[in-house]
RNA sequence: AGGGACGUCUUGGGGUGGCCGAAUAGCUCGGUCUGAGAUUACACCCGUUGAACCUGAUCUGGGUAAUUCCAGCGAAGGGAUGCACGUAACUCUUUCUA
Numbered sequence: 001a002g003g004g005a006c007g008u009c010u011u012g013g014g015g016u017g018g019c020c021g022a023a024u025a026g027c028u029c030g031g032u033c034u035g036a037g038a039u040u041a042c043a044c045c046c047g048u049u050g051a052a053c054c055u056g057a058u059c060u061g062g063g064u065a066a067u068u069c070c071a072g073c074g075a076a077g078g079g080a081u082g083c084a085c086g087u088a089a090c091u092c093u094u095u096c097u098a
Base pairs, nucleotide, nucleotide: 001093002092003091004090006086007085008084009082011047012046013045014044016041017033018032019031020030021029022028053078054077055076059072060071061070062069
């Protein structure tokens, strides 16, 4: 000095179940399980280095009070940014000096 990693901005993508109780014309409310997040959300996660998320799936095995709870499926098929900006530390490469 230049990359990577990391961060910021811009811009887009995505999910929101299970169980219990109360109330109940309707609009719901509270608790609890897992999780980053269960429509508190300008929140959370993810954007091709793509398992965020969807299809397969009323899937298969295990487990649970129950569930998209865990694993497989999965080297499967889809799936959403940019000649953007920055950088103390971390890391790689190149050049110069000692």

Model confidence (mean pLDDT): 80 of 100. This is a predicted structure of a 98-nucleotide RNA (TPP riboswitch aptamer (THI element)) from Sphaerochaeta sp. UBA6084. The organism belongs to Sphaerochaeta, within Bacteria. Its Rfam family is "TPP riboswitch aptamer (THI element)". Its family is annotated with thiamine pyrophosphate binding in the Gene Ontology. The model forms 95% of the base pairs in the Rfam consensus.